[in-house]
RNA sequence: GCCGACAUAGCUCAGUAGGUAGAGCGUACCCAUGGUAAGGGUAAGGUCAUGGGUUCGAUUCCCAUUGUUGGCU
Numbered sequence: 001g002c003c004g005a006c007a008u009a010g011c012u013c014a015g016u017a018g019g020u021a022g023a024g025c026g027u028a029c030c031c032a033u034g035g036u037a038a039g040g041g042u043a044a045g046g047u048c049a050u051g052g053g054u055u056c057g058a059u060u061c062c063c064a065u066u067g068u069u070g071g072c073u
Stems, first nucleotide, its partner, number of pairs: 001072007010025004019056001027043005049065005
């Protein structure tokens, strides 16, 4: 330099032929126990990398940029 993949909650990851985003772990609180662990319940936490475009509507489609990663040279 060329080609591709990925970027979603604190962490690991789902999701979608476009219709107001989820799980597990973790965190806070509650239940329960004489007490602890295990267990059960509730809640908080996300401008879905950034900027444009298409659309009534974009996490999803298109373009560019940034970062990570793989291959080729």
Model confidence (mean pLDDT): 81 of 100. Predicted 3D model of a 73-nucleotide RNA (transfer RNA) from a rhizosphere metagenome. The RNAcentral record of the sequence draws on MGnify.